[in-house]
Context: one part of a larger RNA
RNA sequence: UGACGGGGGCCCGCACAAGCGGAGGAACAUGUGGUUUAAUUCGAUGAUACGCGAGGAACCUUACCUGGGCUUGAAAUGGAGAGGGAUGGUAUAGAAAUGUGCCAGGUCGCAAGACCCUCUUUGUAGGUGCUGCAUGGUUGUCGUCAGCUCGUGCCGUGAGGUGUCGGGUUAAGUCCCAUAACGAGCGCAACCCCUGCCGCCAGUUACCAACAGGAAAGCUGGGGACUCUGGCGGGACUGCCGCCGUAAGGUGUGAGGAAGGCGGGGAUGACGUCAAAUCAGCACGGCCCUUAUGUCCAGGGCUACACACGUGUUACAAUGGCCGGUACAGCAUGAAGCGAGCGGGCGACCGCAAGCGGAUCAAGAAAGCCGGCCCCAGUUCGGAUCGAAGUCUGCAACCCGACUUCGUGAAGCUGGAUUCGCUAGUAAUCGCGCAUCAGCCAUGGCGCGGCGAAUACGUUCCCGGGCC
Numbered sequence: 001u002g003a004c005g006g007g008g009g010c011c012c013g014c015a016c017a018a019g020c021g022g023a024g025g026a027a028c029a030u031g032u033g034g035u036u037u038a039a040u041u042c043g044a045u046g047a048u049a050c051g052c053g054a055g056g057a058a059c060c061u062u063a064c065c066u067g068g069g070c071u072u073g074a075a076a077u078g079g080a081g082a083g084g085g086a087u088g089g090u091a092u093a094g095a096a097a098u099g100u101g102c103c104a105g106g107u108c109g110c111a112a113g114a115c116c117c118u119c120u121u122u123g124u125a126g127g128u129g130c131u132g133c134a135u136g137g138u139u140g141u142c143g144u145c146a147g148c149u150c151g152u153g154c155c156g157u158g159a160g161g162u163g164u165c166g167g168g169u170u171a172a173g174u175c176c177c178a179u180a181a182c183g184a185g186c187g188c189a190a191c192c193c194c195u196g197c198c199g200c201c202a203g204u205u206a207c208c209a210a211c212a213g214g215a216a217a218g219c220u221g222g223g224g225a226c227u228c229u230g231g232c233g234g235g236a237c238u239g240c241c242g243c244c245g246u247a248a249g250g251u252g253u254g255a256g257g258a259a260g261g262c263g264g265g266g267a268u269g270a271c272g273u274c275a276a277a278u279c280a281g282c283a284c285g286g287c288c289c290u291u292a293u294g295u296c297c298a299g300g301g302c303u304a305c306a307c308a309c310g311u312g313u314u315a316c317a318a319u320g321g322c323c324g325g326u327a328c329a330g331c332a333u334g335a336a337g338c339g340a341g342c343g344g345g346c347g348a349c350c351g352c353a354a355g356c357g358g359a360u361c362a363a364g365a366a367a368g369c370c371g372g373c374c375c376c377a378g379u380u381c382g383g384a385u386c387g388a389a390g391u392c393u394g395c396a397a398c399c400c401g402a403c404u405u406c407g408u409g410a411a412g413c414u415g416g417a418u419u420c421g422c423u424a425g426u427a428a429u430c431g432c433g434c435a436u437c438a439g440c441c442a443u444g445g446c447g448c449g450g451c452g453a454a455u456a457c458g459u460u461c462c463c464g465g466g467c468c
Base pairs, nucleotide, nucleotide: 008468009467010466011465012464013463015459016458019422020421021420022419023418026314027313028312029311030310031309032308033307034305035304042053043052064300065299066298067297068296069295070294077123078122079121080120081119082118083117084116087104088103089102090101091100092099093098106115107114108113126289127288129287130286131285135283136282137278138277139276140274142272147186148185149184150183151182152181153162154161155160166177167176168175192266193265194264195263197234198233199232200231201230202229203228207223208222211221212220213219237260240254241252242251243250244249316415320374321373322372323371324370325369326368333362334361337356338355341352342351343350344349381412386407387406388405389404390403391402392401429450430449431448432447433446434445
């Protein structure tokens, strides 16, 4: 000077408390450990690994295993030499890679030759091999916590201190007062984006108040009001009023206002910590392999299964299940695509096909509401598992895809100790869209809207953090 203390004081945070809903019990999905295996590729491991890298493992991917091949090599570049044309088709052996045979058959240039292919040779290539404790870059975390420092001056022999402390105040080292300090920098805040109100400009594919047409539909004429779209502005600053206060500021069922004291959300992450993570995104030093640790191919594996853990989905039912009718979104997406409509099929889906590179065309939103059945039961709850028949994608669904129909109907009657999330359009609950993507193991991830609560006395205690 820090760190630490079952030292003290002050303060904050879904930290506790007050509430609501979960996990821990069941089945399944998924990741991990372990075990197994020829291989079950590798990495991530308290918080800060475990629906993580992976925003798509049947082949490919793929790095692993078994087997079959190649050795200037699958791809790149330079030199030398020799041969041929490139390239395509076809037959045959083979699991394929690959090998063999036959056929057709170039461009530029007057030409030499060049481009291209094969072979030989050479310098080299190649490596998801090792080291994240040699590194760059990027990232997690403390933590969006309020801190971390510098110049000059002053104090101290010096390490260092002061400033940054103290009294108030704030979300904040935010600001005020005080002051051997005076200033400044990185952070905080603001500037940026979305959202909430208004105005101006603009009016198609959006809109429809008044007028006209029409059986009806913004459907047509038309309109530029409204909604909306998207560009520019305004608007909120404790600005005004009351009270408290020296001030900063605090406070009010105050006024006005769409909004009130940071309006809500996002982006933004200081100096640093963990020799934290990543050599398998990429780059890169060193080391190692070079007829193999490189490379091509087929099949298998990454999907195994006594078990253990994490994260989820579906439930155990009546605030419910099933059947019929009926209503209302938003973000987005679409050409090897989205596909209305018509026809076939119980259905997944199939056939034909309008429109749409789209404010124009393409999706029945669901919970909800109305009516009916069920009558508390392992049930009309629950849907695992298994049998059969099918659909679709794809060269190919055996290992190992999703979906449909019929049958089958398991565990489960609210879950021990313990533990997690959340303070408002939040939790809970309901569906919809997108990325990846042929298809899909998506119950995951990222978004979107619908419905929409309870509670916070308070800071003694648990955890983390800040100042003295």
Molecule: small-subunit ribosomal RNA, 3' major domain
Organism: uncultured bacterium